[in-house]
Context: one part of a larger RNA
Molecule: small-subunit ribosomal RNA, 3' major domain
Organism: uncultured organism
RNA sequence: UGACGGGGGCCCGCACAAGCGGAGGAACAUGUGGUUUAAUUCGAUGGUACGCGAGGAACCUUACCUGGGCUUAAAUGCAGAUUGACGUUCCGGGAAACUGGAAUUCCCUUCGGGGCAAUUUGCAAGGUGGUGCAUGGCUGUCGUCAGCUCGUGCCGUGAGGUGUCGGGUUAAGUCCCAUAACGAGCGCAACCCUCAUCCUUAGUUGCCAGCGGAUUUUGCCGGGGACUCUAACGAAACUGCUGGCGUAAGCCGAGAGGAAGGUGGGGAUGACGUCAAGUCAGCAUGGCCCUUAUGUCCAGGGCUACACACGUGUUACAAUGGCCGGAACAAAGGGCAGCUUCCUGGAGACAGGAUGCAAAUCUCGAAAACCCGUCUCAGUUCGGAUUGAAGUCUGCAACCCGACUUCAUGAAGUCGGAUUCGCUAGUAAUCGCGCAUCAGCCCCGGCGCGGUGAAUACGUUCCCGGGCCUUGUACA
Numbered sequence: 001u002g003a004c005g006g007g008g009g010c011c012c013g014c015a016c017a018a019g020c021g022g023a024g025g026a027a028c029a030u031g032u033g034g035u036u037u038a039a040u041u042c043g044a045u046g047g048u049a050c051g052c053g054a055g056g057a058a059c060c061u062u063a064c065c066u067g068g069g070c071u072u073a074a075a076u077g078c079a080g081a082u083u084g085a086c087g088u089u090c091c092g093g094g095a096a097a098c099u100g101g102a103a104u105u106c107c108c109u110u111c112g113g114g115g116c117a118a119u120u121u122g123c124a125a126g127g128u129g130g131u132g133c134a135u136g137g138c139u140g141u142c143g144u145c146a147g148c149u150c151g152u153g154c155c156g157u158g159a160g161g162u163g164u165c166g167g168g169u170u171a172a173g174u175c176c177c178a179u180a181a182c183g184a185g186c187g188c189a190a191c192c193c194u195c196a197u198c199c200u201u202a203g204u205u206g207c208c209a210g211c212g213g214a215u216u217u218u219g220c221c222g223g224g225g226a227c228u229c230u231a232a233c234g235a236a237a238c239u240g241c242u243g244g245c246g247u248a249a250g251c252c253g254a255g256a257g258g259a260a261g262g263u264g265g266g267g268a269u270g271a272c273g274u275c276a277a278g279u280c281a282g283c284a285u286g287g288c289c290c291u292u293a294u295g296u297c298c299a300g301g302g303c304u305a306c307a308c309a310c311g312u313g314u315u316a317c318a319a320u321g322g323c324c325g326g327a328a329c330a331a332a333g334g335g336c337a338g339c340u341u342c343c344u345g346g347a348g349a350c351a352g353g354a355u356g357c358a359a360a361u362c363u364c365g366a367a368a369a370c371c372c373g374u375c376u377c378a379g380u381u382c383g384g385a386u387u388g389a390a391g392u393c394u395g396c397a398a399c400c401c402g403a404c405u406u407c408a409u410g411a412a413g414u415c416g417g418a419u420u421c422g423c424u425a426g427u428a429a430u431c432g433c434g435c436a437u438c439a440g441c442c443c444c445g446g447c448g449c450g451g452u453g454a455a456u457a458c459g460u461u462c463c464c465g466g467g468c469c470u471u472g473u474a475c476a
Base pairs, nucleotide, nucleotide: 001476002475003473004472005471007470008469009468010467011466012465013464015460016459019423020422021421022420023419026315027314028313029312030311031310032309033308034306035305042053043052064301065300066299067298068297069296070295077123078122079121080120081119082118083117084116087104088103089102090101091100092099093098106115107114108113126290127289129288131286135284136283137279138278139277140275142273147186148185149184150183151182152181153162154161155160166177167176168175192267193266194265195264197235198234200232201231202230203229207224208223211222212221213220238261241255242254243252244251245250317416321375322374323373325371326370333364334363335362338357339356342353343352344351345350382413387408388407389406390405391404392403393402429452430451431450432449433448434447435446
């Protein structure tokens, strides 16, 4: 100087407390461990691995296994040799890769050769082989915590200290006062995006107040720019004003005005560093290793196994509910190998026609809520696992191993031990919608969007993590 302490002081955080809803019990989905296997490819392992890499494992992917092949599948040339093709078509073998055969077949030329292509030899390639403890780049974490440092000066023999401490204050090393320090940098904040209000401009594909018209209905048509909206420029919030406290910074409550009030809500943004943290399998890359194989092509299988254990989720155990019928209201996105209105067929998944839209134009489109009825507390009209049968769709192909539909079947489960998680407001809870990947889909995941919409916070004694000061130390 740090680190540590079941030392002290001050402070903060859904850290506790106060509340609401979960997990832990059940079934299923998914990941992991283990076991099994010819293979169950590899990586990630307290917090900071475990719906993680994977934002799509039937083949492909694919790295694994079994079997069959090749010595180059692909890049780049250089040198040597050989050939005139390569390719296409047909026949045979084969699971395919591949292989045997047949047919057809180059250009220029000064006839020396050259171009092009193929085969072959050597260089060379290739490797998801090893090392993340050789590395770059990127990332997680402490932590969006308020810290981490420097120049000069001063103090100390020196390591070092001071500044950065003290008194206040703040979300903040934020600011003020004091001060052997005076300044400065990286962080904080602000500048950026978005939401909330208004003005102006613009008015199509959006809108329809007023005017006119048509119709079975509808902004449908003429028209209009008022309104909504769209999308650009601006305005607006700064403790600016007022009261109290205070030297000041600032705090308090109010108050006014205001769409918004004290960082207005949300996002992006992650200091010096820590964990030899993670990644050589995204990429790049140094050593090392393989080179008729640890490279590469193909078929099939596996990654989907299953006495079990754990994590994360979904669906439930019902009446604040289930079911039948009726009838409303979104936002944000996507669409041409696509989204499909409409018509017909089917009980349905869907199929067949036909049409609009590269889209503010066409299209994909809510559910909970509300109204009427029924069920009447049961393992039930709860719950839907599992299984049987018949089908639909995608795709070369759904046996291993897809999703969906219909009929039948109708398991566990009656609110979950110790323990444990999330959340402070348009939040939790609850309800549906969309997108990426993608032929299809194991998506109940991830990322977004809106609808309905709470309870509680006395407080900081305690648990956990962190910041500052101080103290002790046989620790570094």